The part of an RNA shown here (large-subunit ribosomal RNA, domain IV) has 361 nucleotides and comes from a soil metagenome. Its mean pLDDT, the model's own confidence on a scale to 100, is 86.

[in-house]
Context: one part of a larger RNA
RNA sequence: CGCUCGCUAAGGAACUCGGCAAAUUAACCCCGUAACUUCGGGAGAAGGGGUGCCCUUGUAGUGUGAAGUUCUUCGCGAACAACGCACGAAAGGGCCGCAGAGAAAUGGCUCUGGCGACUGUUUAACAAAAACACAGGUCUCUGCAAAGUCGUAAGACGACGUAUAGGGACUGAUGCCUGCCCGGUGCCGGAAGGUUAACAGGAGAGGUCAUCCUGAGCAAUCAGGAAAAGCUUUGAAUCGAAGCCCCGGUAAACGGCGGCCGUAACUAUAACGGUCCUAAGGUAGCGAAAUUCCUUGUCGGGUAAGUUCCGACCUGCACGAAUGGCAUAACGAUUGGAGCACUGUCUCGGCGAGCGACUCA
Numbered sequence: 001c002g003c004u005c006g007c008u009a010a011g012g013a014a015c016u017c018g019g020c021a022a023a024u025u026a027a028c029c030c031c032g033u034a035a036c037u038u039c040g041g042g043a044g045a046a047g048g049g050g051u052g053c054c055c056u057u058g059u060a061g062u063g064u065g066a067a068g069u070u071c072u073u074c075g076c077g078a079a080c081a082a083c084g085c086a087c088g089a090a091a092g093g094g095c096c097g098c099a100g101a102g103a104a105a106u107g108g109c110u111c112u113g114g115c116g117a118c119u120g121u122u123u124a125a126c127a128a129a130a131a132c133a134c135a136g137g138u139c140u141c142u143g144c145a146a147a148g149u150c151g152u153a154a155g156a157c158g159a160c161g162u163a164u165a166g167g168g169a170c171u172g173a174u175g176c177c178u179g180c181c182c183g184g185u186g187c188c189g190g191a192a193g194g195u196u197a198a199c200a201g202g203a204g205a206g207g208u209c210a211u212c213c214u215g216a217g218c219a220a221u222c223a224g225g226a227a228a229a230g231c232u233u234u235g236a237a238u239c240g241a242a243g244c245c246c247c248g249g250u251a252a253a254c255g256g257c258g259g260c261c262g263u264a265a266c267u268a269u270a271a272c273g274g275u276c277c278u279a280a281g282g283u284a285g286c287g288a289a290a291u292u293c294c295u296u297g298u299c300g301g302g303u304a305a306g307u308u309c310c311g312a313c314c315u316g317c318a319c320g321a322a323u324g325g326c327a328u329a330a331c332g333a334u335u336g337g338a339g340c341a342c343u344g345u346c347u348c349g350g351c352g353a354g355c356g357a358c359u360c361a
Base pairs, nucleotide, nucleotide: 001356002355003354004353005352006351007350008349010347011346014345019342027051028050029049030048031047036041038173052095053094054093055092056091061087062086063085064084068080069079070078071077096100108340109339110338111337112336113335114334115332116331120132121131136171137170138169139168140167141166142165148157149156150155174327175326176325177324179257180256181255184254185253186250187249188248189247190246193245194244195243200238204234205233206232207231208230211226212225213224214223215222216221258276259275260274261273262272285319286316297313298312299311300310301309
């Protein structure tokens, strides 16, 4: 010096990102216990007192209830019930120590915000949370050979269930609520019109060609042209479903929820007016917030002093209503702030123990 411990004057968080760590608290009995509350809780709230040994005394008392006694409907019935066994106060008196839950083990407490209702679940091996789940809410699909899922299929799950059921999506106890917009996208419904595939249809067009014409040749034949049927290559009109266009509905579907200018008899502000744009221009509630850039906003509180914290204000850069809004008792190894208690965290060190380190073998 390191590790693990013990003690420490005075102070008591001045330490530090942060009371991290440590200390405090602690058992049992009794007294006592606030706000708030969903009346269950909160609560072991908080805060107090007691605790050894001896004597009265294992007393008072409680439980048990054999034998016994009495009653008896005679029953495995009923009542009383000493001794014993088990549990066991309270009060008074006395004794000892610094100390009586004498060791070990064994909650620190309170106030106030955020988030999530709660118990649960999770990144096996850096994250336990405000993330996931959750009861509860809503929308939507599904009439049973269900919808949906797996499989090429057979088949299986759903379910030996049947709309108080099953699948999907979002939200997330509870309380009070959940505003406006259907123009875009999606979904649902509609079918008049427009568009439209294959199929059907076949106007025509091309190729080939019996034959015919013209020319050459005595002829056989050759060259050129026209061309029916057939075969063949194409092919217009017309017909033609869903879809799309179109018409409507739908936001607890995806989503969205304005700008400029003026105006009141101090000033300031603007209930009011004008104008432009929009599908509609953000309602209730909340608000410098897990959201506020400017920002340590401003005011108030707490401190001697507070970029954090609490209460307000509203100028919301860029809250806002099931991508839920705002409250909320209880709960939390959650995350901020404050106080009491307590302490070697610190002022600021010191002493001690064990084991290492170091020296020698």
The RNAcentral record of the full RNA draws on MGnify.